[in-house]
A computed fold for a 146-nucleotide RNA from Oxobacter pfennigii, annotated as FMN riboswitch aptamer (RFN element).
Model confidence (mean pLDDT): 80 of 100.
NCBI's taxonomy places the organism under Bacteria, Bacillati, Eubacteriales, Clostridiaceae, Oxobacter.

RNA sequence: AUGAAUCUUCAGGGCAGGGUGAGCAAUUGAAUACUUACGUAUUAUUUUGCAUUUCCCGACCGGCGGUACAGCCCGCGAGCUUUUAAUUAAGCAGAUCCGGUUUAAUUCCGGAGCCGACAGUAAAGUCUGGAUGAAAGAAGGUUGUG
Numbered sequence: 001a002u003g004a005a006u007c008u009u010c011a012g013g014g015c016a017g018g019g020u021g022a023g024c025a026a027u028u029g030a031a032u033a034c035u036u037a038c039g040u041a042u043u044a045u046u047u048u049g050c051a052u053u054u055c056c057c058g059a060c061c062g063g064c065g066g067u068a069c070a071g072c073c074c075g076c077g078a079g080c081u082u083u084u085a086a087u088u089a090a091g092c093a094g095a096u097c098c099g100g101u102u103u104a105a106u107u108c109c110g111g112a113g114c115c116g117a118c119a120g121u122a123a124a125g126u127c128u129g130g131a132u133g134a135a136a137g138a139a140g141g142u143u144g145u146g
Stems, first nucleotide, its partner, number of pairs: 001145002004143007017057003023050004030043005059126002061116002063076004071114002079092004096112005118129003
C1' cells in the first nucleotide's frame, strides 16, 4: 500500500407554552325499575381533576456515502407488500424555489416554502411498541499478499 480474509467497537433526533375536549376518574342532587327494607341497576344531570393522538395558535427534529459544507440534487439504509430454506428475489415509498457571493454551491449567505415507514390509540415526523433488534456506513486490531 491493498478489488484479500477475519475480528472488535461505534452507528437517530424531536410538540416548550396556550386554547379546544372524544374519553377516563371522582363528585352533586333527581327520576324510573326492582326490593318488605337496607340497598341495587339504568337514564339524564352538577362540579372538579386528568387528558404529547382531534381541531386551532405556536414549538421542535433531520441517519449514511457522493458532490463547494445538502432532510427536500444523485445514491444507500431503515419501513412496507409479495416471495424464498434464507439476511433470497421482485416491487412500493417524501419534500425547493428566488436573490447574492464564487472558478465552482438546488449544499454557503439572505428570504420565502415544503416533507416525514409500519402497528397501537382520538386520525401521530415528535407518545408507546417491534427495537437491549437490524443496518447504510465510520473507526480500529490481527492475518495474508505486494